[in-house]
């Protein structure tokens, strides 16, 4: 250098044009004499960045910038 996959909650991943979800986690709250286990409710996201196409972009096109694989 030159081909690709990826990038969405704190962590691990769903969703592939039409109001962003799940599981752990987390914070209140019920339950017990406490704890733990169970219950229940909440909070946390400008979907890597800039542009483009669309009424409409996390979504589909180019740049860019970051992990990772692969060739040389």
């Nucleotide at each position: 250098g030159c081909c690709g996959a990826c990038g969405u909650a704190g962590c691990u991943c769903a969703g592939g044009g039409g109001u962003a979800g799940a599981g752990c986690g987390u914070u209140u709250c019920c339950u017990u004499g406490g704890u733990a286990a169970g219950g229940a409710a909440g909070a946390g996201g400008u979907c890597g960045g800039c542009a483009g196409u669309u009424c409409a972009a996390a979504u589909c096109u180019g740049c860019u910038c970051g992990u990772u694989g692969g060739c040389u």